Transfer RNA from Candidatus Syntropharchaeum butanivorans, 75 nucleotides, folded computationally. RNAcentral records the identical sequence in 2 taxa. The prediction has a mean pLDDT of 80. It matches the Rfam family "tRNA". Rfam classes the family as a transfer RNA. Gene Ontology term of the family: triplet codon-amino acid adaptor activity. The sequence is in RNAcentral, with records from ENA, MGnify and Rfam.
Parts: sequence; structure tokens; C1' cells
RNA sequence: GGGCGUGUGGCCUAGUCUGGAUAGGGCGGCAGCCUCCUAAGCUGCAAGUCGCGGGUUCAAAUCCCGUCACGUCCG
Repeated sequence: GGGCGUGUGGCCUAGUCUGGAUAGGGCGGCAGCCUCCUAAGCUGCAAGUCGCGGGUUCAAAUCCCGUCACGUCCG
């Protein structure tokens, strides 16, 4: 330098192929209920520029282009 893959809350992950309207789930965090207390259980809440920039579209995590990081292979 080139090919391929991956990137989504603090952590992990679904959704991407086939665009569709508050971005779902688990763990963790905070508050409340329960309990003599803790744990467990239950309820609620906060936290996401979906790596970044641009384009297409009525509408983009999803399609297109560029780019960055990491992994892997080739040279």
C1' cells in the first nucleotide's frame, strides 16, 4: 500500500440482508416498595450525535461515497 471483517448508553448485545417513525434486551448505576438489616424480588428513572463527515430519500443504525480506529490476510 491492497483485500476482508468489526464499530450501537458505563459494559455486553439485537436490529442492518428487505429503510418506516419514542433505537429493543441483559448486566451495572440511582430512587422507591418490601425486609429488623442486607441480599433476592417488584416498580420507576437517568444514560445513545448507532465511530466520524457528506450524499440519496417524505423518512437512514440500515442504502451510497469518503474517512478514522481496531482485528485479520496479502504484498